[in-house]
């Protein structure tokens, strides 16, 4: 590259939550890890306190990087 294949953007439609935002059906923008994982950053929600700084909860892995694991075989 090529084969056998997988995943599933927005939308919509249902539920669960204050919310971000999650699950499940449809549905594919695209993805060689667009498998897993929240340990470090970003960003996004919200509570609570203000000396305007701050504590401290929760989401995002399809934002970034560690980590782990995986199909194929011309290079």
């Nucleotide at each position: 590259a090529a084969a056998a294949g997988g995943c599933a953007a927005a939308c919509c439609u249902g539920c669960g939550g204050c919310a971000a935002c999650g699950c499940a059906g449809g549905g594919a923008c695209g993805c060689a890890a667009a498998g897993c994982c929240a340990g470090g950053g970003g960003c996004c929600c919200g509570u609570c306190c203000u000396u305007c700084g701050g504590a401290g909860g929760g989401g995002u892995u399809g934002c970034c990087c560690a980590g782990c694991u995986g199909c194929c075989g011309a290079a």